The RNA shown here (FMN riboswitch aptamer (RFN element)) has 120 nucleotides. The prediction has a mean pLDDT of 86. Its Rfam family is "FMN riboswitch aptamer (RFN element)". Gene Ontology term of the family: FMN binding.
[in-house]
RNA sequence: GACAGUCUUUGGGGCAGGGUGCAAUUCCUGACCGAUGGUGAAAGUCCAUGAACCUCCUUUGGAGGCCGACCCGGUGCGAUUCCGGGACCGACGGUACAGUCCGGAUGGGAAAAGACGUUC
Numbered sequence: 001g002a003c004a005g006u007c008u009u010u011g012g013g014g015c016a017g018g019g020u021g022c023a024a025u026u027c028c029u030g031a032c033c034g035a036u037g038g039u040g041a042a043a044g045u046c047c048a049u050g051a052a053c054c055u056c057c058u059u060u061g062g063a064g065g066c067c068g069a070c071c072c073g074g075u076g077c078g079a080u081u082c083c084g085g086g087a088c089c090g091a092c093g094g095u096a097c098a099g100u101c102c103g104g105a106u107g108g109g110a111a112a113a114g115a116c117g118u119u120c
Stems, first nucleotide, its partner, number of pairs: 001120001002118002005116006017029003031100002033090002035049004044088002053065005070086005092103003
C1' cells in the first nucleotide's frame, strides 16, 4: 500500500423584523437553511445514494413503487460545480394552511474516520 471479516466513534441546517386576526414561527411581507458519494475545478437544482411516503411478504428484516428544483453572462483546454446576475425546490402526522414549530425520532441512515485482523 492492497484486502475477507469483526468492532468503535461520527453522521442535517433554518422564519430576525413587520402586517392581518380571538388564534398563525403555518396566511401576507420579509428573513433564513442546504445530508452523503461522484463528476477534469469547489454542486440544494448534473449523475447516483440515503431518509420519508405507498404497496406486498415469510415483518428486529426483505422486495417493489414513488422520489423536488436552473437559467443567462464571464473566466478557463475543461465549470448547469468557480465569479457576477436573476430564478426555483423542499416527506408524513398535528395545529389557522408549516422546507424552518411540535411529533414518530434518546429512532433509522447513505457515508466518513479509526481500531483489531487477514494476506502479499